[in-house]
């Protein structure tokens, strides 16, 4: 190096919820807010859940903080 992940440094980030805003919704976007995270960093490739104005079988969408694998990264005790 790699696995690994600590009652350790710095530093990210940010559940519920409440205002604003877009959106048919699922939700998303800002702002306050932390309940959590060693990938809760990135992309919806596979699976799961979920919505749906069009469609009418299928197709369009959400969710990367559900789960896999994929790429890529900070520290450095056992």
């Nucleotide at each position: 190096u790699c696995c690994c992940g600590a009652u350790a440094a710095a530093g990210c980030u940010a559940a519920a919820c409440c205002c604003u805003u877009c959106g048919c919704a699922a939700g998303g976007a800002g702002g306050g807010g932390a309940c959590g995270g060693a990938a809760a960093g990135c992309g919806g490739c596979g699976g799961g859940u979920c919505u749906u104005a069009c469609c009418a079988a299928g197709a369009a969408g959400a969710u990367g903080g559900c789960c896999g694998a994929g790429c890529u990264g900070c520290c450095g005790a056992a």
Molecule: c-di-GMP-I riboswitch aptamer
Organism: Candidatus Sulfobium mesophilum